[in-house]
RNA sequence: GAUUUAUACAGAAGCGUGGAGAGAUAGGCUCUAUGAAGCGCUAGCAACCAUCCGCAGAGGAAAGGUGCUAAUUCCUAAUCCCUAAAGAAAGCCGAGUGGUUUUCGGGAGAAUAUAAAUU
Numbered sequence: 001g002a003u004u005u006a007u008a009c010a011g012a013a014g015c016g017u018g019g020a021g022a023g024a025u026a027g028g029c030u031c032u033a034u035g036a037a038g039c040g041c042u043a044g045c046a047a048c049c050a051u052c053c054g055c056a057g058a059g060g061a062a063a064g065g066u067g068c069u070a071a072u073u074c075c076u077a078a079u080c081c082c083u084a085a086a087g088a089a090a091g092c093c094g095a096g097u098g099g100u101u102u103u104c105g106g107g108a109g110a111a112u113a114u115a116a117a118u119u
Stems, first nucleotide, its partner, number of pairs: 001119008013042005021031003025077004043069003048065002051061003073111001079108004087104007
């Protein structure tokens, strides 16, 4: 790197170093000199693997191996299915009744991330 399976609306941050970026990609939006990424230390969350308790299962523990600690995987994104007609928001036109343009739903899935197994 590839394949398979599982999970992704919960949870958990301080200090030092560093010095301008970061949130995978694209668009959006957001974070960031009240200090980004990276690195180090400490703390924590979680419970995939291992271990321990349990006859076993369910469940529990958390000293090991990973992972994680802004925002639902931050939101949307191939494709398919359902909803289709009303409503809402914003812009524009009109003196006005009104007209017009754009946007807005749910599910599967794809993509991505992490774990475990295989290769």
SAM riboswitch aptamer (S box leader) from Roseivirga ehrenbergii, 119 nucleotides, folded computationally. Its mean pLDDT, the model's own confidence on a scale to 100, is 77. Taxonomically the source falls in Roseivirga (Bacteria, Pseudomonadati, Bacteroidota, Cytophagales).